The RNA shown here (transfer RNA) has 72 nucleotides and comes from a Candidatus Gottesmanbacteria bacterium. Rfam family: tRNA. By type it is a transfer RNA.
């Protein structure tokens, strides 16, 4: 210098154009004489940046940032 992959909740991940979810952590409640367990809820995301196509972008498309493998 080139190619490839990742980047989405405190954590690991899912979501391949139409309300951003799950686990599992955190907080409150119920149950218990206490703890764990179980069960109910709640809170937490400008989707790594910026830009474009789109009625409509996590998604498509260009720039860059960052981390990882490979080649020179």
């Nucleotide at each position: 210098g080139c190619g490839g992959g990742a980047g989405u909740a405190g954590u690991u991940c899912a979501g391949u154009g139409g309300u951003a979810g799950a686990a599992u952590g955190u907080c409150u409640c119920u149950u218990u004489u206490c703890c764990a367990a179980a069960g109910a809820g709640a809170a937490g995301g400008u989707c790594g940046a910026g830009g474009g196509u789109u009625c409509g972008a996590a998604u498509c498309c260009c720039u860059u940032c960052u981390c990882c493998c490979g080649c020179u």